[in-house]
RNA sequence: ACCGACAACGGCAAAACCGGAGAGAUCCGGUGACGCAAAACCACGGAUCCUCUCUUUGCUGCAGAAGGAUCGCCGGGUUACCGAAG
Repeated sequence: ACCGACAACGGCAAAACCGGAGAGAUCCGGUGACGCAAAACCACGGAUCCUCUCUUUGCUGCAGAAGGAUCGCCGGGUUACCGAAG
């Protein structure tokens, strides 16, 4: 350095509920733990989700554009505690 233990110190916090923000996806705080060795951070690539807006249409929808969201969906990048076996 790789790697990841029935190790040690700890850490994070799903769903649900309560309060709040948002058009929405979703996010923030509290309670709470399903799990997580990066479940720390970053929207760079993919994927999925949303539509206050634009195009399209007789109208809605579909479709497209644009914008937004999810890093606990996958990949990638950056950083980090510990030190068994290999």